[in-house]
Parts: sequence; structure tokens; C1' cells
RNA sequence: GGAGCUGUAGUGUAGGGGUCUAACAUGCCUGCCUGUCACGCAGGAGACCGAGGGUUCAAAUCCCUUCAGCUCCG
Repeated sequence: GGAGCUGUAGUGUAGGGGUCUAACAUGCCUGCCUGUCACGCAGGAGACCGAGGGUUCAAAUCCCUUCAGCUCCG
């Protein structure tokens, strides 16, 4: 230099055009439970989906550019 894959709550993932401005696990906060902690139960906060633009009535999802990480080729 060329090609491919990945990027979504703190962390690990799902979702591949409309049912929902986003789900699950874990973590965090509050309450209950307990002599205390843990476990368990109930509730809550937290991501507008790496960034910019385009297509569309509608984009996390499709297209283009770009950034970061990983892999392959030279």
C1' cells in the first nucleotide's frame, strides 16, 4: 500500500428497514430478607448504536467517506 472482519449501557453480547428513541447476562444504586455479609426477591439509573454524509415516508440495520482494533496479502 491492497483486501476482509469487528465497533451497540461499566463489561460481554443480541438485534440485519417500521411492532420500542433499543433487549439479555453481569456489574452499579435503592428497598425487602438476615444478628452481619453473601445468596435470594422487588424496583431503579445507565447506550439516541465509533464519527460525518447519503438513500428512504421511516436507518443501529442499506450505500459512501472516515477513525480505531484485529486478521490476511504484498